[in-house]
Context: one part of a larger RNA
C1' cells in the first nucleotide's frame, strides 16, 4: 500500500470554466503494447519440502527430484485495453421554427410614503413609554391643505411560482446581451465525463478615491430601568447603507446532501411547452415532455427520515475525514493598503 466513510456523528472546496492526468458508445480491418499459451536461458551453493542411503535410532551427513511464484530471448493467440485504417448514429454538439422568465449591463421614466423648506388655517399641547422623563411647541409646534427640494425603495399583482452555476435577482420603458425549454425534422460523425494546478465570478460587512446623504443606523450623548446597567426601552446621532471606479474573497456561500451518466412501484399538486379529444370560444379532459412540490411501494438508514429531484441500484472523475481539546492556533510561505485570508504543525493533556 490494501480498510471503512462524507444530510443530522469527523468529513462535498461558496460556485463554475478549464490544462495536465484519469475514464469514455456502436460496427469492422490491420497491428501486437498491455493481456495469454509453448519453448530455450538464467533464477550459485547451503536451507525449506518430497523420496532413497549412511552412523543402532534421531540430532547429524549424504543421493536425486520439486521449488525458486522473477528476468531476458523466441515462437504462437487475438476475446477484452491500448495503437491505427474505414465506418455508423443511441451520446455530444449544429441549423430552421415556437414559448416562458424579478439571467445580466446601460440609458430614461413614474407614482405612492419618509423628511425638509415656502405659503394658506387653526391653538396649545405634540412626542414617547409599561409608567416616564430626554426631546420639541407662543419666536406658532402637532394637526390639516397647497408649493417646492431630494434621496432610498419599488405596496398590490405575488404563488412550496419564474431565471440564474452558486452569489442573487421583483415599478415601467427602450437598447445591448447569456442561457434554458419544447416540435418535426435536416446536418456533424464520439466532437464526451470528470477534473490535480490555474483562471473567472462571489451575500454582507470592511478597505482606498471622489460623489451622495431622504430614511435608517454601529460608535457616541442623553434620558429612563438597575443595587450596578459600559444592555434591553426611549430621544438624539456619526461613519455606514445609496452612486462610480477599484480592493478584500469571507458566509448557518445549506438540500448543512460534488459533478455526470444508467437503471428501478404509485397517487396528488403546480410552472413552460406540445399533440389529440370534447365543446359554443373561455374552460375541461387525456398522454408525452422539461422543471418545482407533496405523499408514498421496494430498497436503503444507528434512528430520523430518503425514496425517479434517492440518502435505493450501479458506473466514471474529483474533493474531503480518520479521538476531544490546544486549534483552523503557531510559525514559514503565498495573498491584501489594511483587517484580514489561505496553506497548516507540534509539545502538553484527557
Nucleotide at each position: 500500500c490494501u480498510g471503512g466513510g462524507c444530510g443530522u456523528a469527523a468529513a462535498g472546496c461558496g460556485c463554475a470554466c478549464g490544462u495536465a492526468g484519469g475514464c469514455g458508445g456502436c460496427c469492422u480491418g490491420a497491428u501486437a503494447a498491455g493481456u495469454u499459451g509453448g519453448a530455450u536461458g538464467u533464477g550459485a551453493a547451503a536451507g525449506c519440502c518430497c523420496u532413497g542411503g549412511g552412523c543402532u535410532c534421531a540430532a547429524c551427513c549424504u543421493g536425486g527430484g520439486a521449488a525458486u511464484u522473477g528476468c531476458a530471448u523466441u515462437u504462437g493467440a487475438a476475446a477484452c485495453u491500448g495503437c491505427u485504417g474505414a465506418a455508423c448514429u443511441a451520446g455530444a454538439g449544429u441549423g430552421u421554427g415556437g414559448u416562458a422568465g424579478a439571467g445580466g449591463g446601460a440609458a430614461g421614466u413614474g407614482g405612492a410614503a419618509u423628511u425638509c423648506a415656502g405659503g394658506g388655517u387653526g391653538u396649545a399641547g405634540c412626542g414617547g413609554u409599561g409608567a416616564a422623563a430626554u426631546g420639541u411647541g407662543u419666536a406658532g409646534a402637532u394637526a390639516u391643505c397647497c408649493u417646492g427640494a431630494g434621496g432610498a425603495a419599488c405596496a398590490c399583482c405575488a404563488g412550496u411560482g419564474g431565471c440564474g452555476a452558486a452569489g442573487g435577482c421583483g415599478a415601467c420603458u427602450u437598447c445591448c446581451u447569456g442561457g434554458a425549454c419544447c416540435a418535426a425534422u435536416a446536418c456533424u460523425g464520439a466532437c464526451g465525463c470528470u477534473g490535480a494546478g490555474g483562471u473567472a465570478c462571489g451575500a454582507a460587512a470592511g478597505c482606498g478615491u471622489g460623489g451622495g446623504u431622504a430614511g435608517u443606523a454601529a460608535a457616541c450623548a442623553g434620558g429612563a430601568u438597575u443595587a450596578g446597567a459600559u444592555a434591553u426601552c426611549c430621544u438624539g446621532g456619526u461613519a455606514g447603507u445609496c452612486c462610480a471606479c477599484g480592493c478584500c474573497g469571507u458566509a448557518a456561500a445549506c438540500g448543512a446532501u460534488g459533478u455526470c451518466a444508467a437503471c428501478u412501484a404509485g397517487u396528488c399538486g403546480u410552472u413552460g411547452g406540445g399533440a389529440g379529444g370534447a365543446u359554443u370560444u373561455u374552460a375541461c379532459c387525456u398522454c408525452u415532455u422539461a422543471g418545482u412540490g407533496a405523499c408514498g411501494c421496494a430498497g436503503c438508514u444507528a434512528a430520523u427520515g430518503c425514496g425517479a429531484u434517492a440518502a435505493g441500484u450501479u458506473g466514471a472523475c474529483c474533493g474531503c475525514c480518520u479521538g476531544g481539546g490546544g486549534a483552523g492556533u503557531a510559525c514559514g510561505g503565498c495573498c491584501g493598503c489594511a483587517a484580514g485570508g489561505u496553506u497548516a504543525a507540534a509539545a502538553c493533556u484527557c
Overview:
Predicted 3D model of a 350-nucleotide part of an RNA (small-subunit ribosomal RNA, central domain) from an uncultured prokaryote. Its Rfam family is "Bacterial small subunit ribosomal RNA". Its family is annotated with ribosome and structural constituent of ribosome in the Gene Ontology. The coordinates come from a structure-prediction model, not an experiment, and the mean pLDDT is 89.